[in-house]
RNA sequence: CUCUUAUUGCGAGCGGCGGAGGGACUGGCCCUAUGAAGCCCGGCAACCUUUCAGAUUUAUGAAAAGGUGCUAAUUCCAGCAAGAUUUCUGUUUUAGAGAUCUUGACAGAUAAGAG
Numbered sequence: 001c002u003c004u005u006a007u008u009g010c011g012a013g014c015g016g017c018g019g020a021g022g023g024a025c026u027g028g029c030c031c032u033a034u035g036a037a038g039c040c041c042g043g044c045a046a047c048c049u050u051u052c053a054g055a056u057u058u059a060u061g062a063a064a065a066g067g068u069g070c071u072a073a074u075u076c077c078a079g080c081a082a083g084a085u086u087u088c089u090g091u092u093u094u095a096g097a098g099a100u101c102u103u104g105a106c107a108g109a110u111a112a113g114a115g
Base pairs, nucleotide, nucleotide: 001115002114003113004112005111006110007109008108013041015040016039017038021031022030023029025079026078027077028076042071043070044069047067048066049065050063051062052061053060075107080104081103082102083101084100085099086098087097088096089095
């Protein structure tokens, strides 16, 4: 770096250093000198390892020592497609635009395995 599987609406500091950016990308909308990113300490969680219990057909529960990870807002919202509800405009036929919601995918993030 690529592929596969699983999860992605919960949870986590008024600390120290640092000194202007950050929230993946695009468009919005937000956070930030009442101190961004990053580092240290603390904390959260339970993906893998480990330990205990249980099961032995598939599955499970507890602990939190180790390996990651995370620590504003649903992955902050939308971005492609399908559908529902509703409003406005128009009406010979046929529709067009806006708002709200649902579902699936794409993309992203994290873990484990493989190449």
Description
SAM riboswitch aptamer (S box leader) from Sporolactobacillus nakayamae, 115 nucleotides, folded computationally. Its mean pLDDT, the model's own confidence on a scale to 100, is 81. The source organism's lineage runs through Bacteria, Bacillota, Bacilli, Sporolactobacillaceae and Sporolactobacillus.